Molecule: small-subunit ribosomal RNA
Organism: uncultured proteobacterium HOC3
RNA sequence: AUUGAACGCUGGCGGCAGGCCUAACACAUGCAAGUCGAGCGGUAACAGAACUAGCUUGCUAGUUGCUGACGAGCGGCGGACGGGUGCGUAACACGUAGGAAUCUGCCCGGUAGUGGGGGAUAGCCCGGAGAAAUCCGGAUUAAUACCGCAUACGCCCUAAGGGGGAAAGCAGGGGAUCUUCGGACCUUGCGCUAUUGGAUGAGCCUGCGUCGGAUUAGCUAGUUGGUGGGGUAAAAGCCUACCAAGGCCACGAUCCGUAGCUGGUCUGAGAGGAUGAUCAGCCACACUGGGACUGAGACACGGCCCAGACUCCUACGGGAGGCAGCAGUGGGGAAUAUUGCACAAUGGGCGCAAGCCUGAUGCAGCCAUGCCGCGUGUGUGAAGAAGGCUCUAGGGUUGUAAAGCACUUUCAGCGAGGAGGAAAGGUUGUACAUUAAUACUGUGCAGCUGUGACGUUACUCGCAGAAGAAGCACCGGCUAACUCCGUGCCAGCAGCCGCGGUAAUACGAAGGGGGCGAGCGUUGUUCGGAAUCACUGGGCGUAAAGCGCGCGCAGGCGGUCAAUUUAGUCAGGUGUGAAAUCCCCGAGCUCAACUCGGGAACUGCACUUGAUACUGGUUGACUAGAAAACGAAAGAGGGCAGUGGAAUUCCCAGUGUAGAGGUGAAAUUCGUAGAUAUUGGGAAGAACACCAGUGGCGAAAGCGACUGCCUGGUUCGAUUUUGACGCUGAGGUGCGAAAGCGUGGGGAGCAAACAGGAUUAGAUACCCUGGUAGUCCACGCUGUAAACGAUGAAUGCUAGUUGUCGGGAGGUUACCUCUCGGUGACGCCGCUAACGCAUUAAGCAUUCCGCCUGGGGAGUACUGCCGCAAGGUAGAAACUUAAAUGAAUUGACGGGGACCCGCACAAGCGGUGGAGCAUGUGGUUUAAUUCGAUGCUACGCGCAGAACCUUACCAAGCCUUGACAUCCUUGGAAGCCUCUGGAAACAGAGGUGUGCCCUCGGGAGCCAGGUGACAGGUGCUGCAUGGCUGUCGUCAGCUCGUGUCGUGAGAUGUUGGGUUAAGUCCCGCAACGAGCGCAACCCCUAUCCCUAUUUGCCAGCACUUCGGGUGGGAACUUUAGGGAGACUGUCGGUGUCAAUCCGAAGGAAGGUGGGGAUGACGUCAAGUCAUCAUGGCCCUUAUGGCUUGGGCUACACACGUGCUACAAUGGCCGGUACAAUAGGCAGCUAACCCGCGAGGGGGAGCUAAUCCGCAAAAACCGGUCGUAGUCCGGAUCGGAGUCUGCAACUCGACUCCGUGAAGUCGGAAUCGCUAGUAAUCGCGAAUCAGCAAUGUCGCGGUGAAUACGUUCCCGGGUCUUGUACACACCGCCCGUCACACCAUGGGAGUUGGUUGCACCAGAAGUCGAUUGUCUAACCUUCGGGGAGAUGUCGCCCACGGUGUGAUCAAUGAUUGGGGUG
Repeated sequence: AUUGAACGCUGGCGGCAGGCCUAACACAUGCAAGUCGAGCGGUAACAGAACUAGCUUGCUAGUUGCUGACGAGCGGCGGACGGGUGCGUAACACGUAGGAAUCUGCCCGGUAGUGGGGGAUAGCCCGGAGAAAUCCGGAUUAAUACCGCAUACGCCCUAAGGGGGAAAGCAGGGGAUCUUCGGACCUUGCGCUAUUGGAUGAGCCUGCGUCGGAUUAGCUAGUUGGUGGGGUAAAAGCCUACCAAGGCCACGAUCCGUAGCUGGUCUGAGAGGAUGAUCAGCCACACUGGGACUGAGACACGGCCCAGACUCCUACGGGAGGCAGCAGUGGGGAAUAUUGCACAAUGGGCGCAAGCCUGAUGCAGCCAUGCCGCGUGUGUGAAGAAGGCUCUAGGGUUGUAAAGCACUUUCAGCGAGGAGGAAAGGUUGUACAUUAAUACUGUGCAGCUGUGACGUUACUCGCAGAAGAAGCACCGGCUAACUCCGUGCCAGCAGCCGCGGUAAUACGAAGGGGGCGAGCGUUGUUCGGAAUCACUGGGCGUAAAGCGCGCGCAGGCGGUCAAUUUAGUCAGGUGUGAAAUCCCCGAGCUCAACUCGGGAACUGCACUUGAUACUGGUUGACUAGAAAACGAAAGAGGGCAGUGGAAUUCCCAGUGUAGAGGUGAAAUUCGUAGAUAUUGGGAAGAACACCAGUGGCGAAAGCGACUGCCUGGUUCGAUUUUGACGCUGAGGUGCGAAAGCGUGGGGAGCAAACAGGAUUAGAUACCCUGGUAGUCCACGCUGUAAACGAUGAAUGCUAGUUGUCGGGAGGUUACCUCUCGGUGACGCCGCUAACGCAUUAAGCAUUCCGCCUGGGGAGUACUGCCGCAAGGUAGAAACUUAAAUGAAUUGACGGGGACCCGCACAAGCGGUGGAGCAUGUGGUUUAAUUCGAUGCUACGCGCAGAACCUUACCAAGCCUUGACAUCCUUGGAAGCCUCUGGAAACAGAGGUGUGCCCUCGGGAGCCAGGUGACAGGUGCUGCAUGGCUGUCGUCAGCUCGUGUCGUGAGAUGUUGGGUUAAGUCCCGCAACGAGCGCAACCCCUAUCCCUAUUUGCCAGCACUUCGGGUGGGAACUUUAGGGAGACUGUCGGUGUCAAUCCGAAGGAAGGUGGGGAUGACGUCAAGUCAUCAUGGCCCUUAUGGCUUGGGCUACACACGUGCUACAAUGGCCGGUACAAUAGGCAGCUAACCCGCGAGGGGGAGCUAAUCCGCAAAAACCGGUCGUAGUCCGGAUCGGAGUCUGCAACUCGACUCCGUGAAGUCGGAAUCGCUAGUAAUCGCGAAUCAGCAAUGUCGCGGUGAAUACGUUCCCGGGUCUUGUACACACCGCCCGUCACACCAUGGGAGUUGGUUGCACCAGAAGUCGAUUGUCUAACCUUCGGGGAGAUGUCGCCCACGGUGUGAUCAAUGAUUGGGGUG
């Protein structure tokens, strides 16, 4: 885009069209084919007239066919048209173009006739049978019914002489003549007969075209042809007898499935594809099957006979019926209309006509089923109303939309008017024709009359009033159109991708919007897009796709020159290509749809006339293709026979002794019965080292010692010969690795199966020891491989460079040049999706063959063929799925590679893991044990301090504008003190106090009461967030601009060669630059200098109570400001004259001196809503607030982090030294006194370089202990105290006395550290009333060991490689098993459909036969004949039956695999 549509929601009008696609299922009822009285006998009904009777003007009854007419009947014509349907049919059925052997009623033209007779029969009447349908008998009767006779131009038959065959009348009119008064006769018209020509219609034949299946390959006996006979309207095996053996088929016969065909219709740019409703042409059919009759025409929709099924009636004896005509009913179905009006028009039948009939047709009804048109108002109208929605609270939007004001009135409604479709017909007059005729009849003209279903028509006018008239789907992208609320992977949506798990533009609803509009969506159909079956117009190296390779029949294609032909081809003409449709022009309905007129077109077919280039045919020639002759050459080409040496194994013999063999390591195994090793001899089988090479040969498979014989192919050379002999190749046929199979040999080594040993969780494997088929030979089969160059064969053309094999020619000859044929590498143009190919094409072209059409199911099933089998070959479908695949890119990953780094390993030192305790966590428990953190990167973490508080948890008691903020109102200063109840919160009572500023109005602050807005929440979501933080990682990386390359993703830069701690630097380079990182700049520390000099310092001077205490000093130390210094700067070597590295000098320090701060792009939806902030949600007399008590401190257990130890490098006692950081006023607290001690008293000094804490400890000196559960270790427990604090019970720290547990250096495993580091020793601080601190953060003292090195473990960086991974290896993913569902194969069978063959049977009927029976016409010699009917028989044959096959479908216990979850 489309539609004969259906469904959902909605629905104002009109025009034009369309309307059972399904059950060719069954049908109630009515209608759809009759007509003619001008063919006939007639008169049942109706009307008129006349007559008769009853009688009342007139009515009723009867009679008369007299008239109009007419039931039934005979007869004629028509029921073969019109109308319906699409079952069947793959066919001369249809389409198209032709043909000859035919018929044709009615119609038209021509010719000739229409004379004279006869016998019946229906009806009517009578009788009979029957329920009915209907039938039988008798009597009588007509015809345009039937039958002879006569005639016969033309006609038919013929033996060419001859023979045969016809008819019907009716109606109108009428002057003579005749008359039985009916008519005869004449004439006109209509008929009739014979024949002929035409027209129309029909039958037959032929070429070409017309669906799918080859998993249908052979079919055919009247089959193919001939002759005789029969038969038909007509050709013909159409039928029959005989004869011959043909006919069709790979250009698809036969069989199976499906289907009416066409003009056309839909779609498409076209070519095509799909389709065959309406309209038109043809065909077929009429309940199913068969059959004929009648007729011009039928094997007949509304005819007949028979059989069958079904329905109906029945008195049970018997009958009737056929909507696929129009309506209508049931049924089926998603679904398709009124039991309408009319013959007015058009057409048909009959008729002289009037007319009758006509469900054809014309109209109306129903249905938005489609197409087309119109309307549902128009203008104005900003306070941008109200309401709705939203909001950043301002606004925005709905929106000029509404209201309001001013207009209009199509359509619908009401009223009035009003065409056209109508032409005919009848009648009157008139003219002409006809005729004897002014009758009749026909034709023309004129007048009059007069026919409409639709129809309340179309159309026009009037009336009133905005009045009666808008919906549907959509709004994530494709695709025009966005927000809010609800919901919370639910409910739901969805054409594809996909939405929904608490902020959904995707669900539902609302507001708004875009789209179409009396419709809009959905579903279905067809074409398009789809170049996705590719003729136009595709492909096959890797995406699906080249047969494993030859030979070759058919077929397709084919070199040069000429002649001829004209089949193909091209051009003109003629005929045809129905109409309608499409297209163009015009016209008619107001427009359009629609309709009408004209044109063009119908791309086709046939005939004909030309053209002759090309293709084809024929003929003749040619040599460039192909082949042959001659001469050379290379080769693992093939077959057969023979020969050889090395090695392995076995056997024999010798030497010889304990192992051998085998592996990662072993074992099985062999060996003292002598192995392995070694020497000699022998046997057997198989394979042929070196040569050996992207070397050679072959069609491929494949071919490798040597020799001989037979044999195929190839290459080169200069000539000669043939003369297109060529290329390809469906079928066919041959060859065809390995494995396998059959028969017979052979069997050394190797070696499926098998056995044993190992390995392993297992190990039906990899490894080892054995070992049988097999491997080998002969003959036969199999026929497949990643049979690969994943690349069919042939021919021509299109840059080169460089190897190599085999020839030839030449030259300047260790070589070079040219050339032919092979085989490799690289590389332009070109091609390719890219990779890549590139004269050996995957380039440019031609010819022929094979093959492909998403993935799976599946190379499976069934079936055919082949095979001994294994199996091969040809080869589906159901179902399922949105991908599967190719090439390349970036990452990530690898028990891939290369390089490099890190306390990563190694080398060391010290720990953890075992003990006790401390602390955190899990778990458990509990009223509560608040919450968070969970591999590294949670677990001495948030917590730099849980007795109350903290505190968020629990129990109990209380409050509700609240403990806290703002606003309003009222009152009061605020505040302080006492008492009562209570656990307290709180409640009550009493007392004290009366402030500050002021313009005297009031104001500020505070407190209390009240009201409502609101407060409040450590409630949820860290997966809605900000901020902050951890981690990779202080790893060296991460990017950008421009340019270039690539179709693109992307690449390049950033890779490479060096170098570095470093993407640090240098060099090179299609890159050139730049940014964030690195480094540096900052701080501390190490050296020196300058400046400054108190509270710090004291070299020299002086005093001194001997203490830098004092005067003084400014040197030193220190302090804290500013500088200097280090930069690979210098030298040597190395290196690419580079960067750099190594060494040296100098220097306090040397190659970033040491330490810190500093953390790129990003990753982990990492952590935190309980620091804080914050969206959304939730609670609001509670999830908020207050209080007391409890809990966070529980305890079978498990883990992490620590402390103290296990001791002698030590413990204890005594003595003697040496720091730094940091802190101090609700503080640090000295001296001195008391206490064993914690501590108490005391109060100087200090707001600090001034005073205080302050004792540093390890160390050193001396003593003691003597290897022990100890003079180690200190847990636990008992007692007594101190301090802080409202309060130490749960639950603080410390002191003293006593007690004295485990533990004797710690399994598997695991952590830290590379120098002032580890280890070890003490000191300080924050938090803090106190403290569970052994923690954390700092400070200094003493002060090591080791690093060969980068194989391995872990982590990281760069390059490269593979990848089926991309949530990225914690990835992906295979198969069995279990469960559910689905389709399917096999299956003992079962059921049904279709069909072949054989046989039985045989209705009706045609035809044939016929000693039965019967019969009006004609003939008769009167006997009969002829002819016919009936009966009987025969052939054919429908239905039916039997047997046996084939095929299809359904079903089947069960079984096989497959798919999805």